[in-house]
Context: one part of a larger RNA
RNA sequence: CCUGCAACGGGACGAAAAGACCCCAGAAGCUUUACUGUAGGUUGAUAUUGGCUUUACGGCUGUGCUGCGUAGCGUAGUGAGUAGGCUUUGAAGCGUGCCUUUCGGGGCGCGUGGAGCCGUCAAUGAAACACUCAUCUUCAUAGUUGUAAAUUCUAACCCCGACGGAAAAAACGGCGGGGGACAGUGUCUGCCGGGCAGUUUAAAUGGGGCGUUUUCCUCCUAAAAAGUAACGGAGGAGUUUAAAGGUUGGCUUAGCCCGGAUGGAAAUCGGGCUGGACGCGUAAAGGCAGAAGCCAGCUUAACUGCAAGGCCUACAAGCCGCGCAGAUGCGAAAGCAGAACUUAGUGACCCGAUGGUCCGUCAUAGAAUGGCCAGAGACAUCGGAUAAAAGCUACUCUGGGGAUAACAGGCUAGUGUCGUCCGAGAGUUCCUAUCGACGACGACGCUCGGCACCUCGAUGUCGGCUCGCCCUAGCGCCCGGGUGGAGAAGCUCGGAAGCGUAUGGCUGUUCGCCAUUUAAAAGGGCACGUGAGCUGGGUUUAGACCGUCGUGAGACAGGUUGGUCUCUAUCUGUUGCAGG
Repeated sequence: CCUGCAACGGGACGAAAAGACCCCAGAAGCUUUACUGUAGGUUGAUAUUGGCUUUACGGCUGUGCUGCGUAGCGUAGUGAGUAGGCUUUGAAGCGUGCCUUUCGGGGCGCGUGGAGCCGUCAAUGAAACACUCAUCUUCAUAGUUGUAAAUUCUAACCCCGACGGAAAAAACGGCGGGGGACAGUGUCUGCCGGGCAGUUUAAAUGGGGCGUUUUCCUCCUAAAAAGUAACGGAGGAGUUUAAAGGUUGGCUUAGCCCGGAUGGAAAUCGGGCUGGACGCGUAAAGGCAGAAGCCAGCUUAACUGCAAGGCCUACAAGCCGCGCAGAUGCGAAAGCAGAACUUAGUGACCCGAUGGUCCGUCAUAGAAUGGCCAGAGACAUCGGAUAAAAGCUACUCUGGGGAUAACAGGCUAGUGUCGUCCGAGAGUUCCUAUCGACGACGACGCUCGGCACCUCGAUGUCGGCUCGCCCUAGCGCCCGGGUGGAGAAGCUCGGAAGCGUAUGGCUGUUCGCCAUUUAAAAGGGCACGUGAGCUGGGUUUAGACCGUCGUGAGACAGGUUGGUCUCUAUCUGUUGCAGG
């Protein structure tokens, strides 16, 4: 070295299971003051559903009654007719009871009485009375009808009972009893309605969540055309103005210096200098001097219908505008004016509503409806998915992802550890025996991080046990330099990795604290070495309890208790034995 046998289990990112954590897409289960429905409950109407009364209110009809300004005998509703009417079938008057009243009276009944009373005429007045007809108003009464409520009835309808058919359930039948137009049922309807159902519950994002943002304007980034990203750095807008618009005419701000009563740093006045720093409603940038700033006069072009030609641009939008027609403002005129120094001040289509309109329209007229014109109503997730929508899942599931997190590795080295330089200072004196501020420069790859590069068709995660191999920035044992080293004990630096480097208590602990030893109880790496070697106390499924949060389902780097650790070794590696 080769072969075999027996072992071990370091590796084959070993086997097994298209990762259960995380993210993305989908599903399911559950919750609720998410949305929309719905079973069911309940309310009312109506049908099945009928009779008689009573009460209240209303309509109609009949009868009776009521009607007062002033003047007038006086309580004159209105209109018409008429000269008579009522009365022994009991007039006037008197007594008495009831109703009404504007307190004056009026009406009716009974008794007495026994023959008259009223009108026309006259007077007054706007209107003239008895009597008759019609009518209005107030009240009473009778009938009829309607509505509502209540009582009651029985015949619909419901329940019960015994009976009937040769025995027998249901059904059916008549009979009796109890309810009764209620209940029950059908249709329509308002309300309640996670009991049940279908769904929704945005995206960006140096993983996701939480936070923030989402449209528009200005500047920088932006690399001297335009454009240009980031959860890059700064700010603004979701308007305002009837003058802060148009035009004509006029004017010049601000700062500094000097001079001047009160008067001051700064009010107003004069002179000079600088030059655009002032001001321009509103953020910034650009721009602006007989103006785009400031003041005054007159005004409404902050017009209607178009539009050559362009800028920008995927589209849709956005922006500028010669010129023409109409009507107008200012100006002597030439001219200027279709808002504002410019760039923000915003919303497509649909839908319904509003105003207008020579338009179309189911024979015609109207109505209704459509078109066209105008201005509003909101989508801020601001190119706006619907008219209409929130959550939980550790009970979970499916498809995917190392396009994306947690472990480990990798890159980096802010943080961390260690070192070097400078030397203010401490060290009685003296920077450097020892320590070393403020600073500068490195090394390492142990900490916390950053990145997201292999792995999500799986690289098992803390600690312990076992077994080790390695590094040195050296804890002990060894050798040496310096010392603020007398000796001893120390301090510090250099060499050196050969060997060694604790047992217990508490805690799942690594760590740490404590106790007692030791020459010493050094620090690290090896997938925070080692689970196809063990364990399974912790973390990290399903059960459950507490606190807190949540309406709730549930949640919590909060606590607590419980909780399946599979693999017969093919190759490689190593050990032992045997053979060649």